[in-house]
RNA sequence: UCGAAUAGAAGAGGUGCGACCAACAAGAGUCGCUUUCCUGAGAUGGGUCAACAUCGCAGAUGGAAAGCAAAAGGGGCGGUCGCCGAAACCUGCGCGUGAGGACAUAGCGUGUAGGUUGGGUCCUGGUUGAAUAAAUCAGGGACUGUCGCAGCCGAAUAGGGGUUGCGGGGCGCUUUCAACGAU
Numbered sequence: 001u002c003g004a005a006u007a008g009a010a011g012a013g014g015u016g017c018g019a020c021c022a023a024c025a026a027g028a029g030u031c032g033c034u035u036u037c038c039u040g041a042g043a044u045g046g047g048u049c050a051a052c053a054u055c056g057c058a059g060a061u062g063g064a065a066a067g068c069a070a071a072a073g074g075g076g077c078g079g080u081c082g083c084c085g086a087a088a089c090c091u092g093c094g095c096g097u098g099a100g101g102a103c104a105u106a107g108c109g110u111g112u113a114g115g116u117u118g119g120g121u122c123c124u125g126g127u128u129g130a131a132u133a134a135a136u137c138a139g140g141g142a143c144u145g146u147c148g149c150a151g152c153c154g155a156a157u158a159g160g161g162g163u164u165g166c167g168g169g170g171c172g173c174u175u176u177c178a179a180c181g182a183u
Base pairs, nucleotide, nucleotide: 001182002181003180006178008176009175010174011173014084016083017082018081019080020079021078024075032068033067034066035065036064037063038062042055043054044053047103048102049101052100087117088116089115090114091113092112093111094110095109096108097107118144119143121141122140123139124138125137126136127135128134146168147167148166149165150164151163152162153161
């Protein structure tokens, strides 16, 4: 000086990722509660069971009117903090919770194994959702960052740059250090 690979450290992509806090919009004049009137024997409605428990003619249930009146999940702006597989998702397995009661389930939380995604964004369809918000899954589009190859331009005290096209992916890319090998 060069080299493949191992390990460490520091970084880059930008509407970058995530958490927390405060206020706010929506949720919603909805759920629910109270009063009045009508009805008049059942009701506790995600599934099954049994007829256990609770309420009910001192009016259940249902309907109408008036009044009062939420919350959760999720969301955008702002601030603080941690970061660049940041983080998110899918599938399987285990545990906990899980709807008047019992059983089981949906859902929720958590651990683990494997897998997908460079990043944000737009469109179409599905799921969840109050929602045209948002999240997620599948497909597609342009943009952007990086590396490789090729062309062109610049340049020759340079060559590390710019641009176009094609392709790859984060277990990647850049810088640096230690060790190893070659000269």

Overview:
The RNA shown here (Lysine riboswitch aptamer) has 183 nucleotides and comes from Levilactobacillus lanxiensis. The sequence was found by an Rfam model in a public genome assembly. The coordinates come from a structure-prediction model, not an experiment, and the mean pLDDT is 76.